The part of an RNA shown here (large-subunit ribosomal RNA, domain IV) has 341 nucleotides and comes from a bacterium.
Context: one part of a larger RNA
RNA sequence: ACCUCGUUAAGGAACUCGGCAAAAUAGCGUCCGUAAGUUCGCGAGAAGGACUCCCCGCAUUUAUGUGGGGUGCAACUAAAGACUCCAAGCGACUGUUUAGCAAAAACACAGGUCCCUGCUUAACUCGUAAGAGGAUGUAUAGGGGCUGAGGCCUGACCAGUGCUGGAACGUUAACGAUGCCGGUCCAUUUUUCGCUUGCGAAAGGUGGGCUGAGUGUCCGAAGCGCCAGUGAACGUCCGCGGUAACUAUAACCGUGUUAAAGUAGCGUAACCCCUUGCCGGGUAAGUUCCGGCCCGCAUGAAAGGUGUAACGACUUGGAGACUGUCUCAACGAGGCGCCCG
Numbered sequence: 001a002c003c004u005c006g007u008u009a010a011g012g013a014a015c016u017c018g019g020c021a022a023a024a025u026a027g028c029g030u031c032c033g034u035a036a037g038u039u040c041g042c043g044a045g046a047a048g049g050a051c052u053c054c055c056c057g058c059a060u061u062u063a064u065g066u067g068g069g070g071u072g073c074a075a076c077u078a079a080a081g082a083c084u085c086c087a088a089g090c091g092a093c094u095g096u097u098u099a100g101c102a103a104a105a106a107c108a109c110a111g112g113u114c115c116c117u118g119c120u121u122a123a124c125u126c127g128u129a130a131g132a133g134g135a136u137g138u139a140u141a142g143g144g145g146c147u148g149a150g151g152c153c154u155g156a157c158c159a160g161u162g163c164u165g166g167a168a169c170g171u172u173a174a175c176g177a178u179g180c181c182g183g184u185c186c187a188u189u190u191u192u193c194g195c196u197u198g199c200g201a202a203a204g205g206u207g208g209g210c211u212g213a214g215u216g217u218c219c220g221a222a223g224c225g226c227c228a229g230u231g232a233a234c235g236u237c238c239g240c241g242g243u244a245a246c247u248a249u250a251a252c253c254g255u256g257u258u259a260a261a262g263u264a265g266c267g268u269a270a271c272c273c274c275u276u277g278c279c280g281g282g283u284a285a286g287u288u289c290c291g292g293c294c295c296g297c298a299u300g301a302a303a304g305g306u307g308u309a310a311c312g313a314c315u316u317g318g319a320g321a322c323u324g325u326c327u328c329a330a331c332g333a334g335g336c337g338c339c340c341g
Base pairs, nucleotide, nucleotide: 002335003334004333005332006331007330008329010327011326014325019322029051030050031049032048037042039149053070054069055068056067057066058065059064083320084319085318086317087316088315089314090312091311095107096106111147112146113145114144115143116142117141124133125132126131151306152305153304155237156236157235160234161233162230163229164228165227166226169225170224171223176218177217178216179215180214181212182211183210184209185208186207187206188205189204190203191202192201193200194199195198238256239255240254241253242252265299266296277293278292279291280290281289
């Protein structure tokens, strides 16, 4: 010097990102008392206050120890039991989670809502299949998506995308049907030529077989086009100019676009760049905090909106109590290391 502890004058958070750490509250007793709020259950052990004895003997460092007895509903001492309050945010709650840097506002949740599923093989999932789960269940059931108790609510837009329904019209594949063109083979026939009656060659007609990634027409389903519906489906929810008898502002007017032009709420917010916005509160002094304001760079209604009692090892601000966190350090104990002998 370091580690783990103990004590400390005066002050008492001045420390610090932050009361981190420590200190403090006090230990299942009795009595009194207990606010706002509230889903009437809670909040609540709220908070806060009072009490916890008497007599005798012995020992004694005079502070207590020990033994015996007594009263009362109640005389804790006993290993184990909260620091408290005010206000705000988030999440309703108990739960769950990154085994080994994150326990949370994340996940889950009861509740809400939408979609699928009518069961010989449900829908869906696993598997190449057999088969299995779903389920020895049957729509008050099962699967999937979103939201996330309860209160008050959940606005406009179906133009785009998706989904559902429709089937008149348009488009549309293979198959099937039926032509045309080409290749090749056979039969027959016409013309011409060569030559030995006949044969061969060339050109053409007719019929037939096979054939071509050839070409046309007819028929032809779903789909797509088309027509509707649908937002607790994916999503989207505007500009510009002017106007009131101070000024300012604009209930009002005009004009353009759109599928519709953000409603109720909330709002400098876990969302505000400008920003330490402006006003008020708290402090001697407050970029944080609380209340209010609102042209919101870029809030907003189940990617839910907004309030909410209770709950939280959550986050933020404040107060009391308390303290070596600090002013500012000191001393002591044990350990460990180093130096000297």
The full RNA is in RNAcentral, with records from ENA.